Transfer RNA from a Bacilli bacterium, 74 nucleotides, folded computationally. Its Rfam family is "tRNA". It is annotated as a transfer RNA. Its mean pLDDT, the model's own confidence on a scale to 100, is 81. It was read from a public genome assembly.
RNA sequence: GCCGGCUUAGCUCAAUUAGGUAGAGCAGCUGAAUCGUAAUCAGAAGGUUGUUGGUUCAAUUCCGAUAGUCGGCA
Repeated sequence: GCCGGCUUAGCUCAAUUAGGUAGAGCAGCUGAAUCGUAAUCAGAAGGUUGUUGGUUCAAUUCCGAUAGUCGGCA
């Protein structure tokens, strides 16, 4: 220099195939239970989907640019 993958909740990852209300586990919070703690059970909360622009009635999803990271080729 060229090519490709990844970026989504505090952490690890789904959802993209086929555009249509963004989910799970763990962590944290509240409650139940216990003489008490942990385990256990129940509940609620937590996200400008890396950034930016475009297409669309509607974008995590499609297109362009860009940043970070990983890998391949030279």